[in-house]
RNA sequence: CUGUCGGCUCAACGCGGCGGGGACGCCUGAACCAGGUCAGAUCGGGAACGAGGCAGCCUUAAGGGACGAUUUCUGGGUGCCGUUGGGUACCGGCAGUGC
Numbered sequence: 001c002u003g004u005c006g007g008c009u010c011a012a013c014g015c016g017g018c019g020g021g022g023a024c025g026c027c028u029g030a031a032c033c034a035g036g037u038c039a040g041a042u043c044g045g046g047a048a049c050g051a052g053g054c055a056g057c058c059u060u061a062a063g064g065g066a067c068g069a070u071u072u073c074u075g076g077g078u079g080c081c082g083u084u085g086g087g088u089a090c091c092g093g094c095a096g097u098g099c
Stems, first nucleotide, its partner, number of pairs: 001096007008087007015079002018075006024068002026065003034059004042051003
């Protein structure tokens, strides 16, 4: 000096880990412009009885909350990780060549 292998480095894929978002499950959640049931009251009626229907209660919507043996999307200067491919400035092994 050359070649090759490795360290190193880059990329992709995979596995694990740490975050973020969504879904699902749980809870909560509507004075009135959601539903059901509608006390009282009101209205109709001679009456029997009807009618609409506020509060309350129940079920939930949008939304919100605490989680999770779940699922999915996503992020990285995540990992004394793996595989494949690329790089050669530096370090090392091996081989060859020259001085």